Predicted 3D model of a 73-nucleotide RNA (transfer RNA) from a Candidatus Micrarchaeota archaeon. It matches the Rfam family "tRNA". By type it is a transfer RNA. Its mean pLDDT, the model's own confidence on a scale to 100, is 82.
RNA sequence: GCGCUAGUAAUCUAGCCUGGUAGGAUACCAGCUUCCCAAGCUGGAUGCCCGGGUUCAAAUCCCGGCUGGCGCA
Numbered sequence: 001g002c003g004c005u006a007g008u009a010a011u012c013u014a015g016c017c018u019g020g021u022a023g024g025a026u027a028c029c030a031g032c033u034u035c036c037c038a039a040g041c042u043g044g045a046u047g048c049c050c051g052g053g054u055u056c057a058a059a060u061c062c063c064g065g066c067u068g069g070c071g072c073a
Base pairs, nucleotide, nucleotide: 001072002071003070004069005068006067007066010026011025012024013023020056028044029043030042031041032040049065050064051063052062053061
């Protein structure tokens, strides 16, 4: 330099192909329960790597960029 692949919450991850309310687990906060803690139950806050385009509508499609991984040279 070229190709492939990944990037979603504090952490891990599903959804992307086939555009239509962003889901799960852990952690955190509050309440209930308990003599207290833990466990359990209920509720809550934190979100699509960045910029642009297409579209009524983009995590998803297109273009460019950034970062990590793998391969080729």